[in-house]
RNA sequence: GGGCCGUUAGCUCAGCUGGUAGAGCACUUCGAUGGCAUCGAAGGGGUCGUCGGUUCAAGUCCGAUACGGUCCA
Repeated sequence: GGGCCGUUAGCUCAGCUGGUAGAGCACUUCGAUGGCAUCGAAGGGGUCGUCGGUUCAAGUCCGAUACGGUCCA
């Protein structure tokens, strides 16, 4: 320098052929227990790495770029 993969909630990850974002764990509150652990219920939290483009509409499509991984040189 070039190819490919990844980047979405605090963490690990889903998200099908574009239709307006979810799960588990963690966190907060409440209940069960004498208390802890544990279990159950409710709740908070993300402008989807960044910039631009296409579209009525973009996490998803296109271009550029940053970071990480991997392969080639």
Molecule: transfer RNA
Organism: bacterium